[in-house]
Predicted 3D model of a 362-nucleotide RNA (Bacterial RNase P class A) from a soil metagenome.
The RNAcentral record of the sequence draws on MGnify.
Its mean pLDDT, the model's own confidence on a scale to 100, is 78.
RNA sequence: UCGGGUGAUCGCCGGCCACGGCAACGCGACCGGAGGAAAGUCCGAGCUCCACAGAGCACGAUGCCGGGUAACGCCCGGUGGCGGAAACGUCGAGGAGAGUGCCACAGAGAAGCAGACCGCCGUCCCGCCGCGAGGCCGGACGGCAAGGGUGAAAAGGCGGGGUAAGAGCCCACCGCGCCCGCGGCAACGCGGGCGGCACGGCAAACCCCAUCGGGAGCAAGGCCGCAUAGGCAGGCGCUUGAGAGCUGCUCGCUCGAGCCUGCGGGUAGGCCGCACGAGGCGACGGGCGACCGUCGUCCCAGAGGAAUGAUCGCCUCCGUACCCGGGGUGACCCGGACACGAGACAGAACUCGGCUUACAGA
Numbered sequence: 001u002c003g004g005g006u007g008a009u010c011g012c013c014g015g016c017c018a019c020g021g022c023a024a025c026g027c028g029a030c031c032g033g034a035g036g037a038a039a040g041u042c043c044g045a046g047c048u049c050c051a052c053a054g055a056g057c058a059c060g061a062u063g064c065c066g067g068g069u070a071a072c073g074c075c076c077g078g079u080g081g082c083g084g085a086a087a088c089g090u091c092g093a094g095g096a097g098a099g100u101g102c103c104a105c106a107g108a109g110a111a112g113c114a115g116a117c118c119g120c121c122g123u124c125c126c127g128c129c130g131c132g133a134g135g136c137c138g139g140a141c142g143g144c145a146a147g148g149g150u151g152a153a154a155a156g157g158c159g160g161g162g163u164a165a166g167a168g169c170c171c172a173c174c175g176c177g178c179c180c181g182c183g184g185c186a187a188c189g190c191g192g193g194c195g196g197c198a199c200g201g202c203a204a205a206c207c208c209c210a211u212c213g214g215g216a217g218c219a220a221g222g223c224c225g226c227a228u229a230g231g232c233a234g235g236c237g238c239u240u241g242a243g244a245g246c247u248g249c250u251c252g253c254u255c256g257a258g259c260c261u262g263c264g265g266g267u268a269g270g271c272c273g274c275a276c277g278a279g280g281c282g283a284c285g286g287g288c289g290a291c292c293g294u295c296g297u298c299c300c301a302g303a304g305g306a307a308u309g310a311u312c313g314c315c316u317c318c319g320u321a322c323c324c325g326g327g328g329u330g331a332c333c334c335g336g337a338c339a340c341g342a343g344a345c346a347g348a349a350c351u352c353g354g355c356u357u358a359c360a361g362a
Base pairs, nucleotide, nucleotide: 001362002361004315005314006313007312008311009310010309012033013032014031015030017028019026020025035345039356040355042354043353044352045351046350047217048216049215050214059213060212061211062210063209064078065077066076067075068074079093080091081090082089083088094208095207099206100205101202102201103200117148118147119144120143121142122141123140124139125138127136128135129134156174157173159171160170161169175197176195177194178193179192180191181190182189183188221272222271223270224269231263232262233261234260235259236258243255244254245253246252279298280297281296282295283294284293285292286291318341319340320339323336324335325334326333327332
């Protein structure tokens, strides 16, 4: 990047047309009919309704720089860290110099002027050895962060000087911090100077700083509307019988306490929202790229708990078994034929942009 192809038959959903029918509908032709993820609903928007003077607090999200975009926590290009010989890969990458907190186990000591466990060095005392210089064992008082040991991490690293032994105590290089210059839009890079070192790690700990953020969601929301029941108002009627049934009508018979009109809200229901869009495809142009512009062309599911399917044939792909032809001593290779089996993940529900997850096979 792609997500089997094609044909026939029988169906399903939507649209439109023709015929039949008052209509409901029936019948027929034509056109269209799932995805790269339609999924998770994790971000960002459109749209709709509600809320809203302004500011602040709280809460949440994001966090190197520049760009893209309607917007984003997405994408692109850089910078820096880490890994790699390199190509390249990878990273939630502001602040630990505002404060608080934590740093298990081990270890003498785990954070602020740390820490004497083994050690190193000096002075003194006792004892032993030695002719002596001195050495050794033990003890007391001091000095030392070099070496060993513990640890993820031990208070700059390494080399030299220095010292009783040591120590940024001093010096060079590296690191770190500050300042300056140059390059770059910037992150940052390169170079120079100064400082003797002060500043361990953790912010997916609280926190600080900067930026952003109103809420709910198509069951949003709007329109139509005598279904029924219920509400309000008015009229008629309640044995002096409204009204209903039997009936074409009248009479008659039976039942009988409600009936009629109007108004408004609104459920069921119907319609819209709802398929022309930050749209697809192609060409040209701009840009490293994400992406953008111009022109041309196309109209491409839409309903409602929900259609987009099934069977068969042919072709293709993969696996297995067998057969034929050719090559090879052989394992096996190339070509062909046939049989059987397999072909995933998954199903639009207002719509887009992302991310993530699932996926036979190529």